RNA sequence: AGAGUUUGAUCAUGGCUCAGGAUGAACGCUGGCGGCGUGCUUAACACAUGCAAGUCGAACGGGGUGCCUUAGAAAGAGGAUUCGUCCAAUUGAUAAGGUUACCUAGUGGCGGACGGGUGAGUAACGCGUGAGUAACCUGCCCUGGAGUGGGGAAUAACAGCUGGAAACAGCUGCUAAUACCGCAUAAUGCAGUUGGGUCGCAUGGCUCUGACUGCCAGAGAUUUAUCGCUCUGGGAUGGACUCGCGUCUGAUUAGCUAGUUGGUGGGGUAACGGCCCACCAAGGCGACGAUCAGUAGCCGGACUGAGAGGUUGGCCGGCCACAUUGGGACUGAGACACGGCCCAGACUCCUACGGGAGGCAGCAGUGGGGAAUAUUGGGCAAUGGGCGCAAGCCUGACCCAGCAACGCCGCGUGAAGGAAGAAGGCUUUCGGGUUGUAAACUUCUUUUGUCAGGGACGAAGCAAGUGACGGUACCUGACGAAUAAGCCACGGCUAACUACGUGCCAGCAGCCGCGGUAAUACGUAGGUGGCAAGCGUUAUCCGGAUUUACUGGGUGUAAAGGGCGUGUAGGCGGGGAGGCAAGUCAGAUGUGAAAACCACGGGCUCAACCUGUGGCCUGCAUUUGAAACUGUUUUUCUUGAGUGCUGGAGAGGCAAUCGGAAUUCCGUGUGUAGCGGUGAAAUGCGUAGAUAUACGGAGGAACACCAGUGGCGAAGGCGGAUUGCUGGACAGUAACUGACGCUGAGGCGCGAAAGCGUGGGGAGCAAACAGGAUUAGAUACCCUGGUAGUCCACGCUGUAAACGAUGGAUACUAGGUGUGGGGGGUCUGACCCCCUCCGUGCCGCAGUUAACACAAUAAGUAUCCCACCUGGGGAGUACGAUCGCAAGGUUGAAACUCAAAGGAAUUGACGGGGGCCCGCACAAGCGGUGGAGUAUGUGGUUUAAUUCGAAGCAACGCGAAGAACCUUACCUGGUCUUGACAUCCCCCUGGAUAUCCGGCAAUGCGGAUAGGCCCAUAUGGGACAGGGGAGACAGGUGGUGCAUGGUUGUCGUCAGCUCGUGUCGUGAGAUGUUGGGUUAAGUCCCGCAACGAGCGCAACCCUUAUCCUUAGUAGCCAGCGAGAGAGACGGGCACUCUAGGGAGACUGCCGGGGAUAACCCGGAGGAAGGUGGGGAUGACGUCAAAUCAUCAUGCCCCUUAUGGCCAGGGCUACACACGUGCUACAAUGGCGUAAACAAAGGGAAGCGGACCGGCGACGGCGAGCGAAUCCCAGAAAUAACGUCCCAGUUCGGAUUGUAGUCUGCAACCCGACUACAUGAAGCUGGAAUCGCUAGUAAUCGCGGAUCAGAAUGCCGCGGUGAAUACGUUCCCGGGUCUUGUACACACCGCCCGUC
Repeated sequence: AGAGUUUGAUCAUGGCUCAGGAUGAACGCUGGCGGCGUGCUUAACACAUGCAAGUCGAACGGGGUGCCUUAGAAAGAGGAUUCGUCCAAUUGAUAAGGUUACCUAGUGGCGGACGGGUGAGUAACGCGUGAGUAACCUGCCCUGGAGUGGGGAAUAACAGCUGGAAACAGCUGCUAAUACCGCAUAAUGCAGUUGGGUCGCAUGGCUCUGACUGCCAGAGAUUUAUCGCUCUGGGAUGGACUCGCGUCUGAUUAGCUAGUUGGUGGGGUAACGGCCCACCAAGGCGACGAUCAGUAGCCGGACUGAGAGGUUGGCCGGCCACAUUGGGACUGAGACACGGCCCAGACUCCUACGGGAGGCAGCAGUGGGGAAUAUUGGGCAAUGGGCGCAAGCCUGACCCAGCAACGCCGCGUGAAGGAAGAAGGCUUUCGGGUUGUAAACUUCUUUUGUCAGGGACGAAGCAAGUGACGGUACCUGACGAAUAAGCCACGGCUAACUACGUGCCAGCAGCCGCGGUAAUACGUAGGUGGCAAGCGUUAUCCGGAUUUACUGGGUGUAAAGGGCGUGUAGGCGGGGAGGCAAGUCAGAUGUGAAAACCACGGGCUCAACCUGUGGCCUGCAUUUGAAACUGUUUUUCUUGAGUGCUGGAGAGGCAAUCGGAAUUCCGUGUGUAGCGGUGAAAUGCGUAGAUAUACGGAGGAACACCAGUGGCGAAGGCGGAUUGCUGGACAGUAACUGACGCUGAGGCGCGAAAGCGUGGGGAGCAAACAGGAUUAGAUACCCUGGUAGUCCACGCUGUAAACGAUGGAUACUAGGUGUGGGGGGUCUGACCCCCUCCGUGCCGCAGUUAACACAAUAAGUAUCCCACCUGGGGAGUACGAUCGCAAGGUUGAAACUCAAAGGAAUUGACGGGGGCCCGCACAAGCGGUGGAGUAUGUGGUUUAAUUCGAAGCAACGCGAAGAACCUUACCUGGUCUUGACAUCCCCCUGGAUAUCCGGCAAUGCGGAUAGGCCCAUAUGGGACAGGGGAGACAGGUGGUGCAUGGUUGUCGUCAGCUCGUGUCGUGAGAUGUUGGGUUAAGUCCCGCAACGAGCGCAACCCUUAUCCUUAGUAGCCAGCGAGAGAGACGGGCACUCUAGGGAGACUGCCGGGGAUAACCCGGAGGAAGGUGGGGAUGACGUCAAAUCAUCAUGCCCCUUAUGGCCAGGGCUACACACGUGCUACAAUGGCGUAAACAAAGGGAAGCGGACCGGCGACGGCGAGCGAAUCCCAGAAAUAACGUCCCAGUUCGGAUUGUAGUCUGCAACCCGACUACAUGAAGCUGGAAUCGCUAGUAAUCGCGGAUCAGAAUGCCGCGGUGAAUACGUUCCCGGGUCUUGUACACACCGCCCGUC
């Protein structure tokens, strides 16, 4: 710091999304240690249990316990004993007294108003900040002054009695005090009245131990000291009140307020005050947002951000509020009181039913809610608090420990060496690569861990004593790599890739988007990247987002200028001079708490953390200065603005009057059959006389020409003429005022058309409506009619693409050229020309703009004010309010949904857009197809199978240049399993191979005979083959032509398709390649910000047409010879011909046109003339075009079968439909007879002469020929003669029967041909449609490939041999320029509505 996403691509607009940081977090997976922090965000929900506020006996009277003294019941070791008992240490009940020690219920004092919790309420002087109180209070504490005299009456405790279940209460009686009450004293004290001085903004304050009057005190304890108590002054601390400023959202909340606002007088308070009350007045607040509604504790700070800001207020600190809900006061220095009281409500508990008790938002803890938040722990050792003289007691404040990766910080899970680059995994093109120095292994270390030994600081007290944490931190030793790694991601953004599985399924996804059989996006694995005791996800905030723009945005077309004016508040405002000092600037002072933050230091081993110093706290207040600017005030000026005067222009407005043309209607006349209307018609009007025409009349509306990107108006808008009334602008002049100005939220007014109300009017036009057409339909477009309305008056409505899609004002910033109005100059001048002001247009520079474009009439440069915008849809909709008679207008959301919607420009494609041009594209012609029969292909149907592919042109006589078996891929049946074919291994045999037999439908199966390789160390080895065996593998016309190569079709033999450099453009792109000509052609010429180049075009190649030359057999024969015919022969190579080499044609020449060009037209010569004819040759690309069945090939699939072999069948089926052909329908013909002329080919498992046989197909024999020699081979149409005489025929030949021929292993399914017989449809073909521009169409035959046989097909060859083209309007296809586009899968597009 940016990135992804709208498009085929581009720029800009604009939204959505991501990367960062943060958290009191939660969830998923995982989890070694320590330090420091943090931990109910939800139910201010309800709470069991324990603890959290007590203390003082040095205030008091009692009580109890202990001790001492005295008395002493009773017991009694032991001793004595007459056994009755006695002595007796000792123990010791009990009673009294005393003393001191301890404990303490009660009275009393101080503290329970602090500390701790929570954020419900609160939009408030609640909080923050700064001031004020001359309007106030303050226990304990500090400091100063004064005092502490003398009395009194009670009461708890206690005792007795009584009530009650209890809580508790009552009565009688006794008693003490630092408890309570009087009296005296007392001031400089307090209150009131009053005098002087002095101070203050005012009320008023201070002072003069001023004067007078009134009033008020006490408590003691103790061992000396001391501690208390009372009054009073001051201080400190804490509090109370008041004020300035700041403090969320909503106007779809605009009016609110009766104690309300103020006054007077009282009351009340610590104190001011409507705080409360009586009376009086009628005020007070509000667009600078009152009231109402919603939300919320506020701040220091925290997070984020470059900052400005935005969000937030958990922990810590300050303030506030609250304590089950609501209300209330008491006590007190302080409360209207969390662990006090009273009342009311809800809830819970106890109860003897009469009545009582309670308040965890204290610390733990429980239930509940929730995604979610901890122990019913230790200690008062430290810090702090309460009480006490103190010892001390109390303290869930606090200090610690426990739980939780909740956060931050730190450490570790080892380090060095180690290549056979191990094994395993994954992958692979099978060679390898990768995991990876990673491991193993060797050496080392011991942080951490375990065990053991030592062992703190924290403690400050004068000393001694005192440690919860804790035998903790820390130190030392021993042991042993030992105890310790996961999570997420890997299509782009975004670092990181492969394999398998899946097959729009399962799933992923923050956005774009992945997945439909080769997924780097799903799932798994391997690998890799990132972070790391964590890692991801979710939620929220800021950032990125200049996407609310103060910093720092916009509004012609992207969202956005109000329809227009007038004007209120407000905002802004010309020149000179002076004053003030509110804003502004500078200095000083106070404050801005601490913590936090930043800088530099310090302490924990470091860090987090803690800590010292400084900075910061950008603010507020006070004060002293400055005076440029803003402000304010005084004065002045004239240029802004306005007024006056003079003048001309104008569809500016309102009212009245007048005019002519035209339409329609009425009357009359003429006149006769149609008129009218349309693409064509019909409805309609008309013989009852229309239309047309002439005259006369009526009525309403609108004003031709002039007329003009001309004029006027604020906009809407304004158009015949005249008159009246009236607004504004402009020019000239410079007399007057002296900043009087600009803008303008609300307000007010104007405001096209349509519409509404009332009353008129109504010719034409014309929603609705009716009829006729069109159409699949036609509630439309077209036609005939026709009502509201359009017109007038008055009122309402208040909207338009109310547009220049451009708010108003002012100033400045090159020019050029029109036009309307005015003035000036020059001039003799109505002209022309020059200058100038105001308007209205065009072009254009700078500049601006995303571009288009704007450009003195700005969208430029600046200032001021207003209005409006913030993704698309929902929606200008709903609700509310308001306006309206209504229709409806104004204001104006949300839920939900999408990742775009939209602008400008670019390249294509397209258009029933335009320009130019071409093509058998149309037209002009000739002949066909479509009808018949038949051949062939296809669809469909059928079938066991009718194998498969090809599908508009560009599939359909296509693959197939030839299915009886084979082919053959299909079906049925039989049969084989390392296989019919390839490579490798083992064993046996010895050949290979050939012939034969059995069986079968055939293969498979079984058997026989012949035959017999090379080396040579001779036991053997090798080559080759057969048989057997095991597996690797073979094999597949199985799938995918949408995984591919190769090949091919098509646009199209159309003239196009591109590149380098330069230039232009922000860019996609453009230019070049466009333009003017020309061409078959992007062919050539000229011009040009282009200059060149490449692939195409053309040429080079083949063939054909002419000539020359070379050669002359198997070809030829002019002349010569010979000859019975024949170039058969001698001879010759002249000619034809053959096949090599050359020549020739190039717009080269002439004339004309054209631009002196390219080129075109005409001509000459020439065999041929303007690419001479034909062929081969197919640019960049398009159609996911065709082909996996020619071949090759990735992946998938089958493997005793989807492979191999065999027999038979099928591909030949047949109601039907289509394509392509053949033969015909006849006389330009059919048949017969006898005659003529080709070219190009083929031939050895071949062509096969002649001869013979057969009516014939053909057969027999076999000459010649590997072919310029022989053969196929007879060309046919044609010409001649004869016949037929227009008919289903002497046309036509299908179909069928019989008999044959040939090929072949075999013609049944299923061949061709022959003969005889039979003799179908068909008499020129609907809509529609095809080919062809010259040796072409048409017509006639001939040959070849394939092939045993089997063409009407295909590929070639020659013979005969036309007609027509005016022309480019139209159909189809194409090229090029231009234009529009919401298309880009590109019009077979996109897309709207109904059902």
Predicted 3D model of a 1395-nucleotide RNA (small-subunit ribosomal RNA) from an uncultured Eubacteriales bacterium. The prediction has a mean pLDDT of 83.